[in-house]
This is a predicted structure of a 152-nucleotide RNA (FMN riboswitch aptamer (RFN element)) from Oryzomonas japonica. The source organism's lineage runs through Bacteria, Thermodesulfobacteriota, Desulfuromonadia, Geobacterales and Oryzomonas.

RNA sequence: ACUUAUUCUCGGGGCGGGGUGAAAUUCCCCACCGGCGGUAUCCCGGUUUUUCCGGGGAGCCCGCGAGCGCUUCUUUCCUGCGGGGAGGAGGGUCAGCAGAUCUGGUGAGAUGCCAGGGCCGACGGUAACAGUCCGGAUGAAAGAGGAUAAGG
Numbered sequence: 001a002c003u004u005a006u007u008c009u010c011g012g013g014g015c016g017g018g019g020u021g022a023a024a025u026u027c028c029c030c031a032c033c034g035g036c037g038g039u040a041u042c043c044c045g046g047u048u049u050u051u052c053c054g055g056g057g058a059g060c061c062c063g064c065g066a067g068c069g070c071u072u073c074u075u076u077c078c079u080g081c082g083g084g085g086a087g088g089a090g091g092g093u094c095a096g097c098a099g100a101u102c103u104g105g106u107g108a109g110a111u112g113c114c115a116g117g118g119c120c121g122a123c124g125g126u127a128a129c130a131g132u133c134c135g136g137a138u139g140a141a142a143g144a145g146g147a148u149a150a151g152g
Base pairs, nucleotide, nucleotide: 002151003150004149005148006147007146008145009144010143016030017029018028019027031132032131033121034120035064036063037062038061042056043055044054045053046052059119060118067097068096069094070091071090072089073088074087075086076085077084078083101117102116103115104114105113123135124134125133
């Protein structure tokens, strides 16, 4: 260093200004934000001379997660017995909501670099429609790092 097991810690950002209005951080104009792993023509350091090593590097390329939905079990209530309402627990080999990128440049090679333009963002709540406010959530989780033990 690797594999397996146990365990601990960490693990999401953003409405500032103006307008309309009885009311808007929800509408309109100008703003602001970007989870996790992979990929690498970019950047930094080491190596030392062109290779290798380490670190960083995509919201819209590939995949993952949370949320809603769907589904299974269950408690309870209603029922015209077909089913329906509310609560609880499980399921990702259910991807349905699931979202969004083009143009020019460089180059052997770029949806990732440089320049410019564009686009996207769960559910419930609200004196008015929310990526940015409040709530489930002091939750869950993709994963990241550490500790201990065992193994060839």